[in-house]
Molecule: small-subunit ribosomal RNA
Organism: uncultured bacterium
RNA sequence: AACGAACGCUGGCGGCAGGCCUAACACAUGCAAGUCGAGCGCACCUUCGGGUGAGCGGCGGACGGGUUAGUAACGCGUGGGAACGUGCCCUUCUCUGCGGAAUAGCCACUGGAAACGGUGAGUAAUACCGCAUACGCUCUUCGGGGGAAAGAUUUAUCGGAGAAGGAUCGGCCCGCGUUAGAUUAGGUAGUUGGUGGGGUAAUGGCCUACCAAGCCUACGAUCUAUAGCUGGUUUAAGAGGAUGAUCAGCAACACUGGGACUGAGACACGGCCCAGACUCCUACGGGAGGCAGCAGUGGGGAAUCUUAGACAAUGGGGGAAACCCUGAUCUAGCCAUGCCGCGUGAGUGAUGAAGGCCCUAGGGUCGUAAAGCUCUUUCGCCAGGGAUGAUAAUGACAGUACCUGGUAAAGAAACCCCGGCUAACUCCGUGCCAGCAGCCGCGGUAAUACGGAGGGGGUUAGCGUUGUUCGGAAUUACUGGGCGUAAAGCGCGCGUAGGCGGUUGCGUGUGUCGGAUGUGAAAGCCCCGGGCUCAACCUGGGAAUUGCAUUCGAAACUGCGUGACUAGAAUGUGGUAGAGGAAGACGGAAUUCCACGUGUAGCGGUGAAAUGCGUAGAUAUGUGGAGGAACACCAAUGGCGAAGGCAGUCUUCUGGGCCAACAUUGACGCUGAGGUACGAAAGCGUGGGUAGCAAACAGGAUUAGAUACCCUGGUAGUCCACACCGUAAACGAUGAGAGCUAGUUGUUGGCAGGCAUGCCUGUCGGUGACGCAGCUAACGCAUUAAGCUCUCCGCCUGGGGAGUACGGUCGCAAGAUUAAAACUCAAAGAAAUUGACGGGGGGCCCGCACAAGCGGUGGAGCAUGUGGUUUAAUUCGAAGCAACGCGCAGAACCUUACCAGCGUUUGACAUGCCGGUCGCGGAUAGUGGAGACACUUUCCUUCAGUUCGGCUGGACCGUGCACAGGUGCUGCAUGGCUGUCGUCAGCUCGUGUCGUGAGAUGUUGGGUUAAGUCCCGCAACGAGCGCAACCCUCGACUUUAGUUACCAUCAUUUAGUUGGGUACUCUAAAGUAACCGCCGGUGAUAAGCCGGAGGAAGGUGGGGAUGACGUCAAGUCCUCAUGGCCCUUACGCGCUGGGCUACACACGUGCUACAAUGGCGGUGACAGUGGGCAGCAAUCCCGCGAGGGUGAGCUAAUCUCCAAAAACCGUCUCAGUUCGGAUUGUUCUCUGCAACUCGAGAGCAUGAAGGCGGAAUCGCUAGUAAUCGCGGAUCAGCAUGCCGCGGUGAAUACGUUCCCAGGCCUUGUACACACCGCCCGUCACACCAUGGGAGUUGGAUUCACCCGAAGGUGGUGCGCUAACCCGUAAGGGAGGCAGCCAACCACGGUGGGUUUAGCGAAUGGGGUG
Repeated sequence: AACGAACGCUGGCGGCAGGCCUAACACAUGCAAGUCGAGCGCACCUUCGGGUGAGCGGCGGACGGGUUAGUAACGCGUGGGAACGUGCCCUUCUCUGCGGAAUAGCCACUGGAAACGGUGAGUAAUACCGCAUACGCUCUUCGGGGGAAAGAUUUAUCGGAGAAGGAUCGGCCCGCGUUAGAUUAGGUAGUUGGUGGGGUAAUGGCCUACCAAGCCUACGAUCUAUAGCUGGUUUAAGAGGAUGAUCAGCAACACUGGGACUGAGACACGGCCCAGACUCCUACGGGAGGCAGCAGUGGGGAAUCUUAGACAAUGGGGGAAACCCUGAUCUAGCCAUGCCGCGUGAGUGAUGAAGGCCCUAGGGUCGUAAAGCUCUUUCGCCAGGGAUGAUAAUGACAGUACCUGGUAAAGAAACCCCGGCUAACUCCGUGCCAGCAGCCGCGGUAAUACGGAGGGGGUUAGCGUUGUUCGGAAUUACUGGGCGUAAAGCGCGCGUAGGCGGUUGCGUGUGUCGGAUGUGAAAGCCCCGGGCUCAACCUGGGAAUUGCAUUCGAAACUGCGUGACUAGAAUGUGGUAGAGGAAGACGGAAUUCCACGUGUAGCGGUGAAAUGCGUAGAUAUGUGGAGGAACACCAAUGGCGAAGGCAGUCUUCUGGGCCAACAUUGACGCUGAGGUACGAAAGCGUGGGUAGCAAACAGGAUUAGAUACCCUGGUAGUCCACACCGUAAACGAUGAGAGCUAGUUGUUGGCAGGCAUGCCUGUCGGUGACGCAGCUAACGCAUUAAGCUCUCCGCCUGGGGAGUACGGUCGCAAGAUUAAAACUCAAAGAAAUUGACGGGGGGCCCGCACAAGCGGUGGAGCAUGUGGUUUAAUUCGAAGCAACGCGCAGAACCUUACCAGCGUUUGACAUGCCGGUCGCGGAUAGUGGAGACACUUUCCUUCAGUUCGGCUGGACCGUGCACAGGUGCUGCAUGGCUGUCGUCAGCUCGUGUCGUGAGAUGUUGGGUUAAGUCCCGCAACGAGCGCAACCCUCGACUUUAGUUACCAUCAUUUAGUUGGGUACUCUAAAGUAACCGCCGGUGAUAAGCCGGAGGAAGGUGGGGAUGACGUCAAGUCCUCAUGGCCCUUACGCGCUGGGCUACACACGUGCUACAAUGGCGGUGACAGUGGGCAGCAAUCCCGCGAGGGUGAGCUAAUCUCCAAAAACCGUCUCAGUUCGGAUUGUUCUCUGCAACUCGAGAGCAUGAAGGCGGAAUCGCUAGUAAUCGCGGAUCAGCAUGCCGCGGUGAAUACGUUCCCAGGCCUUGUACACACCGCCCGUCACACCAUGGGAGUUGGAUUCACCCGAAGGUGGUGCGCUAACCCGUAAGGGAGGCAGCCAACCACGGUGGGUUUAGCGAAUGGGGUG
């Protein structure tokens, strides 16, 4: 875009068309084919004009109408042809003479239920028959023979017969065209042809007898399936595809099958006979019927109309005509089924009304839309007139079309859509539900996608949906595709058919091209006109119909014929290389075995072992022998072959190639469907052979297992001969042949030239690498093409199912080959890109990553956190690294979020409104209670502004409304903050360039660095975030400053105490200083690296702060903030008590130890951070001690915490100890409202485990580890934790193979949620389609045989027989009929085969979940 459509919602009018696509299913009822008295007789009626009826007879029932079952065919289309027929019609010629016998109707009798008959008598004709005649006709032996007619009426005609011609219609034949399947490859006996005969209107195996053996077929016979064909219709730019309703042409059919009759024409839709199925009637004896005619009914179905009117028109039949008949036809009815036209109003109208919807709350929008005002009347309705179609008459349609008048805005709008494709957006509801969906896909709490609404978009009496066809689809590619890797080159040759084919002359005219003629029906499409008011529709003319046939011409190309040629091809001559093939012979090394010798205890094997061999003498070694298989080095990126493939040496036979120069033939060529030869390995058969190796198998190991990998053995096999198989990633994943199209460089085989004699140059053939043009999706290919052309073959058409099933062919088998479908998915795939990943890719590099060391953890006791368990509650969070001394820098109450109980409800807290009071606050006393809280008592205190108001502000109270409140949920809705990779060196951008693109380049490379740090190079040049530096601190110096710090010098003191001083220390501000700067070496002379000097410090001097783009839906809604949800006399708030502190156990992190590098006692020296007023506290006193009392000083370089500890000396002497300190008892101290659950500390007593810790595992590279103490935050109190501070103070690093983590480059990838990925198969379950299947039920077809209706034909015909002949007659003859027989044959039957469909227990694989 289209539709013979259907369904959903809706529906005003008219015109024109269309209307069972399914059951060629079955049909009630009515109608659809009659007519003629001018062919005939009879009967009846009669107005005497005539009419009616049943018959005989004539013409017509072969047309018109319906349907599409069958048919793959001369059926149809198109164009031709010859051997034919043709009623009615036209033309021409001729004839129409004479006779005869019947018969229906009717009458009589009679059978039957009916349908329908029977017998007898008698009758007419344009019915039937004979004779005559014969212009034509026909047969012929050429003499001759044969064959016709019909009258009616009464004067006009209409008929009849023969012949010829025409027209029309029909029969037959031929060329070409006309669906799919080869998993249908052979078919055919009247088959193919001939001769004779028969038959027909006519040719012909159409039929028959005989003869011959043909005929069709790969250009697809036969078989199977499907189908009426065409003009056309629809789509498409066209080519093409799909289709064959209506209209038109042809065919076929008429309940199913068969058959003929009549006739001009039929094997006959509304005729006959027979058989069958079905229906109906019946008196059971027998009969009747055929809507695929028009209506209509049932049924089927998603679905398709009235049992209408009329012959008025057009046409048909009959008739001389009037006329009759006509469901053909013309009309009307029903249906939005389609196409076309019209209407449902027009103008004006802004308070932009009301109302709806949205809203940023302003407004916007529906919207000039409505209302209102002013108009109009198409359609409809009412009334009046009223056609054309008809010619003189006759109108079903129809009082219709049309015209006029009237009527009132009056009666007339829906449907679909609004995520993208695709025109059109918002709100609410819902919450992966309900639902949508053509594809992609929407929906899991903010849905333009679901449902509703408002608004918008589209079409409009329709709009959507479904179905079907074409298009887009170059997605079957003729126009117009492909095959290296996406699907696709046969494993490879030879070769048949076929296709294609070098140069040149002549001829021809097959293809080809041009002209003409015929045809290509009409309708339709297209163009120009005309008619309905327009259009649809109708109509006139033209064009077109790309085709076929005939004919004339052209001769380039093609074909054909003929002649010539040598450039293709081949042969000859001479050379040449080679693992080319076959057979035979020979050779050495090695393995194994055998014999003998020497010799002794192991050998062998592995990651390590064991099985195995060996004292019966192995392995090892020497000599000799046997046997089989394979041929080291040469050796190659090499050679040969069609491919598979081919390797010791020699001989024989043999195929092919290459080169050189000539000669010969003269297109002999290329490709190649079928066919055929060859064809690795494995496998199979027969017979040999068997050293080594080695499926199966055995044993030993490994392992969770190990039907494996490893080991020890070992049989088929590997080898040979013959015969099969016929497949491989048979690969260059690249068919063969030919020509053309830059080069460079190896190698191999020839030849030629030049000389400098081992080189150079040229050329032909092979084999490689790189590379231009060109091609390619890219990768890549690139004279050995995947480039540009030509020829031929093979193959492909989404993935899976499946190279499977079935069938066929081949095979001994294994199996090979050919090769589907159902079903299922929306992908499968190629190449390249970026990432991510890689325990068994690679390269480079780095890190306490390993290694080298030191010290730990894991074992003990305790502390602390977690899991688990328990509990009324043991609040919650954190979960590998990156949770677990984490949130918690400190749970007795509080905290506190948890539990139990008791209270409370505008609330503990904020704001606003309303009302009231003037507060508030403090002190005191008391009652109830666990307390919160509630109820009282007394006293103190008594707000500000003011317009003086009952005003305003402020405070408080009250009870109501808004609201508060929530550590309730969601960290997967979020912000913010944080962890981690990782202080790893990376992450990007602009412009340019490259690439179709994603992207690349830069950022890679060579060096170098801690570093993408720097240098060099480079299609890149620059830039940003990171690195580094800038900042802080420690380390040196200088300057400034000098109190609370310091004291060298001068005084002074118990004492830097004081005067003094600021040199030193120190403090705290500002500077200087370090940059590979200098020297040497090295390196590319660079960057840099190494060494040295100087320097407080040397190569980022040590430490800190600083954390790129991003990753982990990492952590946190319980810090805070916040969307949404939830609670609201409770999930809010208050309080008391309890819990977070539980304890069989498990884990993490720590502390203390196990002791002598130590314990204990003593001596008593040296720090640095820091903290301090609800505080630090000196001093003195008391206490064994924790501590208590006192309280100087200090808001701090001033006072204080403050004592540093390890160190040193003495003692203990290896023990569960003078180690270790848990646990327990008891007495105290401190803090605090309060130490029971549940604090810390002290004294005395007690004195557990533990003797250095399994597997495993952690930290650390220098002022580090280890070890020692000190301070601080939190805090009333509580520190083994955390954050800091200083003291003492090591060992080791060969190095980067390995473990872990990371960076860069490269490689692979089927991953992209990115390896915690992806993904394979079995098993279990559910569903689906399918294969085989014992069988079973139908269909189709074929063969053999049986039966043999009707019918025509043949034979017979003793029965019957009017016409003609003979005969006076009887009778006979000719002819005919019945009957009978025969062959043919429909239906039917029996048996076999082939094929197809359905079902089928159990079963096989497949698909989906």